[in-house]
RNA sequence: GCGCCCGUAGCUCAGGGGAUUAGAGCACAACCCUCCGAAGGUUGGGGCCGCACGUUCGAUUCGUGUCGGGCGCA
Numbered sequence: 001g002c003g004c005c006c007g008u009a010g011c012u013c014a015g016g017g018g019a020u021u022a023g024a025g026c027a028c029a030a031c032c033c034u035c036c037g038a039a040g041g042u043u044g045g046g047g048c049c050g051c052a053c054g055u056u057c058g059a060u061u062c063g064u065g066u067c068g069g070g071c072g073c074a
Stems, first nucleotide, its partner, number of pairs: 001073007010026004028044005050066005
């Protein structure tokens, strides 16, 4: 330099068929349980989906550029 993949909650990830208010597990908080705690149960908070532009009535999703990470080739 070229190609491919990834970037979504504090962490690990799903969703990638354009329109349902964006989800799961772990973690966190409150409550239940317990003599207290752990475990278990219930509920809750937390994101505007790396960034910019474009297409569209409408973009996390499609296109282009760019930034960061990984792999391969040279």
Molecule: transfer RNA
Organism: bacterium